[in-house]
RNA sequence: AAACUUGAGAGUUUGAUCCUGGCUCAGAGUGAACGCUGGCGGCGUGCUUAACACAUGCAAGUCGAACGAGUAAGAGCCGUAGUAAUACGGAGUUCUGCUAGUGGCAGACGGGUGAGUAAUACAUGGGAAUCUACCUUAAAGUCUGGGAUAACUGUUGGAAACGACAGCUAAUACCGGAUAUUGCCGAGAGGUGAAAGAUUUAUUGCUUUAAGAUGAGCCCAUGCAAGAUUAGCUUGUUGGUGGGGUAAUGGCCUACCAAGGCUACGAUCUUUAGCUGGUUUGAGAGGAUGAUCAGCCACACUGGAACUGAGACACGGUCCAGACUCCUACGGGAGGCAGCAGUGGGGAAUAUUGGACAAUGGGCGAAAGCCUGAUCCAGCGACGCCGCGUGAGUGAUGAAGGCCUUCGGGUUGUAAAGCUCUUUUAGUAGGGAAGAUAAUGACGGUACCUACAGAAAAAGCCCCGGCUAACUUCGUGCCAGCAGCCGCGGUAAUACGAAGGGGGCAAGCGUUACUCGGAAUUACUGGGCGUAAAGCGUGCGUAGGCGGCUUGGUAAGUUGGAAGUGAAAGCCUAGGGCUCAACCUUAGAAUUGCUUUCAAAACUGCCUGGCUAGAGUACUAGAGAGGAUAGCGGAAUUCCUAGUGUAGAGGUGAAAUUCGUAGAUAUUAGGAGGAACACCGGAAGCGAAAGCGGCUAUCUGGCUAGACACUGACGCUGUUGCACGAAAGCGUGGGGAGCAAACAGGAUUAGAUACCCUGGUAGUCCACGCAGUAAACGAUGAGUGCUAGAUAUUGGAAUUUAAUUUUCAGUGUCAAAGCUAACGCGUUAAGCACUCCGCCUGGGGAGUACGGUCGCAAGAUUAAAACUCAAAGGAAUUGACGGGGACUCGCACAAGCGGUGGAACAUGUGGUUUAAUUCGAUGCUACGCGAAAAACCUUACCAGGCCUUGACAUGUUGGUCAUAUCAUGAAGAGAUUCAUGAGUCAGCUCGGCUGGACCAUCACAGGUGUUGCAUGGCUGUCGUCAGCUCGUGUCGUGAGAUGUUGGGUUAAGUCCCGCAACGAGCGCAACCCUCAUCCUUAGUUACCAACAGGUUAUGCUGGGCACUCUAAGGAAACUGCCGGUGAUAAGCCGGAGGAAGGUGGGGAUGACGUCAAGUCAGCAUGGCCCUUACGGCCUGGGCUACACACGUGUUACAAUGGUGGUGACAAUUGGACGCAAUAGGGCGACCUGGAGCAAAUCCCUAAAAGCCACCUCAGUUCGGAUUGUACCCUGCAACUCGGGUACAUGAAGUCGGAAUCGCUAGUAAUCGCAGAUCAGCAUGCUGUGGUGAAUACGUUCUCGGGUCUUGUACACACUGCCCGUCAAGCCAUGGGAGUUGGUCUUACCUUAAGUAGGUGUGCUAACCGUAAGGAGGCAGCCUACCACGGUGAGGUCGAUGACUGGGGUUAAGUCGUAACAAGGUAGCCGUAGGGGAACCUGCGGCUGGAUUACCUCCUUU
Repeated sequence: AAACUUGAGAGUUUGAUCCUGGCUCAGAGUGAACGCUGGCGGCGUGCUUAACACAUGCAAGUCGAACGAGUAAGAGCCGUAGUAAUACGGAGUUCUGCUAGUGGCAGACGGGUGAGUAAUACAUGGGAAUCUACCUUAAAGUCUGGGAUAACUGUUGGAAACGACAGCUAAUACCGGAUAUUGCCGAGAGGUGAAAGAUUUAUUGCUUUAAGAUGAGCCCAUGCAAGAUUAGCUUGUUGGUGGGGUAAUGGCCUACCAAGGCUACGAUCUUUAGCUGGUUUGAGAGGAUGAUCAGCCACACUGGAACUGAGACACGGUCCAGACUCCUACGGGAGGCAGCAGUGGGGAAUAUUGGACAAUGGGCGAAAGCCUGAUCCAGCGACGCCGCGUGAGUGAUGAAGGCCUUCGGGUUGUAAAGCUCUUUUAGUAGGGAAGAUAAUGACGGUACCUACAGAAAAAGCCCCGGCUAACUUCGUGCCAGCAGCCGCGGUAAUACGAAGGGGGCAAGCGUUACUCGGAAUUACUGGGCGUAAAGCGUGCGUAGGCGGCUUGGUAAGUUGGAAGUGAAAGCCUAGGGCUCAACCUUAGAAUUGCUUUCAAAACUGCCUGGCUAGAGUACUAGAGAGGAUAGCGGAAUUCCUAGUGUAGAGGUGAAAUUCGUAGAUAUUAGGAGGAACACCGGAAGCGAAAGCGGCUAUCUGGCUAGACACUGACGCUGUUGCACGAAAGCGUGGGGAGCAAACAGGAUUAGAUACCCUGGUAGUCCACGCAGUAAACGAUGAGUGCUAGAUAUUGGAAUUUAAUUUUCAGUGUCAAAGCUAACGCGUUAAGCACUCCGCCUGGGGAGUACGGUCGCAAGAUUAAAACUCAAAGGAAUUGACGGGGACUCGCACAAGCGGUGGAACAUGUGGUUUAAUUCGAUGCUACGCGAAAAACCUUACCAGGCCUUGACAUGUUGGUCAUAUCAUGAAGAGAUUCAUGAGUCAGCUCGGCUGGACCAUCACAGGUGUUGCAUGGCUGUCGUCAGCUCGUGUCGUGAGAUGUUGGGUUAAGUCCCGCAACGAGCGCAACCCUCAUCCUUAGUUACCAACAGGUUAUGCUGGGCACUCUAAGGAAACUGCCGGUGAUAAGCCGGAGGAAGGUGGGGAUGACGUCAAGUCAGCAUGGCCCUUACGGCCUGGGCUACACACGUGUUACAAUGGUGGUGACAAUUGGACGCAAUAGGGCGACCUGGAGCAAAUCCCUAAAAGCCACCUCAGUUCGGAUUGUACCCUGCAACUCGGGUACAUGAAGUCGGAAUCGCUAGUAAUCGCAGAUCAGCAUGCUGUGGUGAAUACGUUCUCGGGUCUUGUACACACUGCCCGUCAAGCCAUGGGAGUUGGUCUUACCUUAAGUAGGUGUGCUAACCGUAAGGAGGCAGCCUACCACGGUGAGGUCGAUGACUGGGGUUAAGUCGUAACAAGGUAGCCGUAGGGGAACCUGCGGCUGGAUUACCUCCUUU
């Protein structure tokens, strides 16, 4: 500042991250459709599909002022009757009408549709060789003749449509003659060419010409789809000349001549498509689209054709052919809704067989007027846009109801009701327009105004996991279902269904379809190519693109000005009109374009002159596995010959096949032959790449340096093209020593079509051809310029010569700036720029199919689609893992001791059984576990019998009662039931006030029912392993890293040193308890040295507190001291002292976390489930079963022992519902009895291994199972089902296969003792002391753990991931003998209608001629062209096809295990062979290979 101002992202690959990359969503739009719902009005809009077929009506007529004729409704006229009004009749003379026909004009406009058309189209801008009815202007004329014909009449054919013949007649119909301002032809002379009248007048027609306007035709340029898996097309084709034709140019047509024309800037062919203004989206640039409105084009049932006309090759005209429909008397006819309505059909889907010419416009007419499905209106449809309404105020008891609830309440919710108001819209009634400038209003009694009644008649749809605004309950239980993407649902679903509540929009709301956007995801604006998709294997070079310094010119590009155009509408701006808005309207702006013209001259282009810095030539030197050919050489392998020589050789993880007594291997000598060239040799050199390695010679290409003579931009890149191009492979011919696909054999193995071994053919080699591919890699196209260095090295030059320094061209490494997603690159760029080429656009399908090209073949090259998935991928991070590496620890192995696994028994588990054998635990981390005690109880299980407010708790209501409680009896298996008796409450504020019991009722109780994968708590395990983290800082885009890594050290992330880290926390250690030494204090129940007393004896007593001991407090141990070592550290080794020495022994103590580990049956607890039972009580049974399997133990197998005897020394404990002494009885278990003891006092209590004697190697004097008899104890009860004793019995078992467990010192082993539980019951468990060893070289291996590092396609984390065949289902697709259809091309045949030409057979009014006749015309016939049609051939596209190929996909199929770790033979690429399959093998190549660190190089010190 009129016309300006405008750009948002999100979800989804991962354990997490960054990137790449696709998919999806949020927005806007629509001629829409569908689902649910629906009050009013305005303005718009409505077959997108079958250009499928159409019944019926209407959509183009008009003019009597062109003409003849007809008719008579009205007026008039005449006649008759009547006074008249009037009635009846008549003529066709007057007026006004009407009409079939002739004639004129209009039916070429208006209306519809989009089939065709990729250019005869359209858009924009130009052009010259044209026509134009009606209209306007101007000029001139309108004279004189003629012959017909329809209508009509008659005859006649036909069903009809429609005719035929004869006769009559008019014109503004038709035809002569004259005239000619102009016109046309012609160089000119000259020639040729017109008319129409009507009317009383006025007027209006007609003819000619010129000009205009309008409309139309033609030409040119530019723009305007896709496909190259369409690369060549064209013969009237390209041009010329003559002629014809047209309104007009022109191969438009024809004859002749020439051989051209188009094409990679995409011809031709195929497919698709009306074009535009605009519409829609978008910030824009763009993209998509072409309904309504407007401009142009094309078409009118399909194909062809012309006629008429100013204009048509004609939507509602003609002719012909074809298909279809209809009528028919079967002879023949009629028709064309892609006009408006309407019908059928198709379809997801699109309206009334309406009104009116009132307005706007069109046709005709002088006009009135007529016609007008154009148009204006109305009707139907929420199809769209816009506007309005469905009420407003007040109203808390926060009503009722619903829903939720932690039960308190919350929410629906001021919402409702109630009270007070209003009346828009709709309704009823009254009035009533503008649109019309005189008349005329379909709309329409419409808009609008007024009155009346009454909140009265008027709200739905979608959504509520994230994206995305909005949450709870119930139902369901991977079912039913949802889903745009991610994804929900397997018993607590905010994701399904319902409800309550909420959010959004609203007469609509959602869904579906389509377009643009977001998508910078085709990138002009505005992307990329080392590893994500993407650089051709390499060069030469054509077209093309780009191009050094400078003079002058030009003006194509470029820049600026002006003019024309860019239709209107639309968009935008400012106004105006409908109450507003939508809508309409006025003016402007804009229309970014094209054309013409003027100007400028910097840059690009072009022309021209010059230059030397690019490029090149000549000269002087130089290095080199550059290439080709020929020749030569030695070492080695193999073979042959000969000698020596003897039993093996060879090969492997180990073997065997194989060779060898017919003499191998080994060794010596000689010979043959082929292939390859050790050392030098080097991240050295050369080459475009592939590649190149003995020596010599010949021929030959390129490169570098120096000096600076010459040319003067000669350059760079490079589609198509051409050339070269490892290995394998193919062809022909040679050659063939070694190696070696295939093949054979031997091994390995579950198998082994492999890896290993023994053989071995193509091949490898040469010559000549082909092939043309590789991980042909630096995964990095070529060229030019610019941007720090350091270091090593190759080849030159200069310089210094003592080391040096500089420079050019290469080859490496590290690194700055910068770049990168990161890794990394970094003057040899992946940096900063420019030029040119190639290539990419999600994964799979697929580098595949089809087609083309090339090839002898193998195959190469070019190169899709259907379908399918929501990812595929890159780099880096943290973990985990590895049959990767390094370090390290642990009774992990090793060294030892003793066991288990074998026997019998005990006990637990599995399994089986059962009415029940209750339940749980189930790799380590279940299995003498929960259970520190199953006869009843416990007990949860089973059978049977009972109870139902319940065995137990609280409350409500009502009632009863002083009970409660105790005792006895009866029935019963008992629960239970019945009966009898005793008993008759307490407190108090003195109130039947409080407390109590029972009965009934309602709420509820109860559940060892379910879910440990809803939970709390507790516990196990890794693991008493040394780890796990944080704050701040720093680094990184980030996940993350650093710290915590490194060098040492430790039991230890223990400590020290270093260090972009500095600190801190949880863990470690220590602090705690206990044992070991000493001290102090205190001495009873402990103790007794000294003193005294007493006893057969005993701390028994007095006494004592010294000792032992008890239990309180202290001390002590800290690498403190010494030596060595280490880095002068931390520490380690040794020593001294000490009771104890390097955490002194033991215990308690368990980081962050892992295992959805265990437990709902210990307890607690959410949800669900049962409620006369899944609750409760009782009796009996079961948990104790027993072909079997496993775990843990006990006792043994014996002499290190058994039996008998003897007799010494502990510790920890426990004891009143208890421990129980002394004494007595019993063989004994035990019994009788009871002192003492609530315990350092008494008791359990005897310790046992020990020692002595016997036994003497046996199934025993071992072993004790099993069984019998008789007892004891506990208990209500010992049958199922306890423990013990005595006597008798006397099983297996003689040291235990594979395998496996524990333990490193007061430990293992061995020996007993005690306790908890408990009426009774221990081989279990927990403690306790006695006796008391062996071994550890060491870390290779097994197992487990820790740290660092490396690889990874794993992250549910190797019990991972994952490949291919086979089998099954489904899906799309290729091939396919063919079958069938469309379309195109081409050759021939056939020719309708028509036009042109010819002919002159028939007929013939106008003109000529006296006439005969002629000119002309019509019909006929012939020819040419040609539609439809027919025949043949070919191309192309589709449909279908027995069978067949691969592909994709699908919770739980088969076979293997190819890949990911060194994936267990490193993998992959190309090629060839082989094999059920993944794959294996050969040859060459790559690192996108681990390990190792020998060479080289770099960095730091």